[in-house]
RNA sequence: UCUGGAGUAGCUCAAUGGUAGAGCAGCUGGCUGUUAACCAGCGGGUUGCAGGUUCAAGUCCUGCCUCCAGAGCCA
Numbered sequence: 001u002c003u004g005g006a007g008u009a010g011c012u013c014a015a016u017g018g019u020a021g022a023g024c025a026g027c028u029g030g031c032u033g034u035u036a037a038c039c040a041g042c043g044g045g046u047u048g049c050a051g052g053u054u055c056a057a058g059u060c061c062u063g064c065c066u067c068c069a070g071a072g073c074c075a
Base pairs, nucleotide, nucleotide: 001071002070003069004068005067006066007065010024011023012022013021018055026042027041028040029039030038048064049063050062051061052060
């Protein structure tokens, strides 16, 4: 440098172009002699960045950034 993949909640991941969600973690309460476990509830989002298309974009298009894998160039 090229090709492919990935980037969404603290973590791991979903979401047909049509209300952004789940599990775990966290917090509160219940239960318990206490902790753990269990039960109920709550909070948590600039969907990597900037544009474009569209009535409507996490999703489609363009450029850029970061990470992973492969290929290549120079020495």
Molecule: transfer RNA
Organism: uncultured Verrucomicrobiae bacterium